[in-house]
RNA sequence: GUAUUGAAAAGCUAAACUUAUCGUGAGGUAAGGACAGAAAGCUACGUGGGACUCCAGCAGUUAGCCCGGCUACCAAA
Numbered sequence: 001g002u003a004u005u006g007a008a009a010a011g012c013u014a015a016a017c018u019u020a021u022c023g024u025g026a027g028g029u030a031a032g033g034a035c036a037g038a039a040a041g042c043u044a045c046g047u048g049g050g051a052c053u054c055c056a057g058c059a060g061u062u063a064g065c066c067c068g069g070c071u072a073c074c075a076a077a
Stems, first nucleotide, its partner, number of pairs: 004077001005075002012037002017032006035064001041070003046067001048066002050062004054057001
């Protein structure tokens, strides 16, 4: 240094719910909040799969549904 791994330390993110706001809607954004997370960072243009929405299409949502890809802090083993 790399891979695997995640005991410790420093930190990080932020479920449900509430308020405001955007959207036909799934849902998104901001604040509060803290269930949980070792990538809960990014990727929906990954010819992947699943679930959901509707104006039913060469449409849209979901990455905190699963798998994959890219990047990343620390270091006991």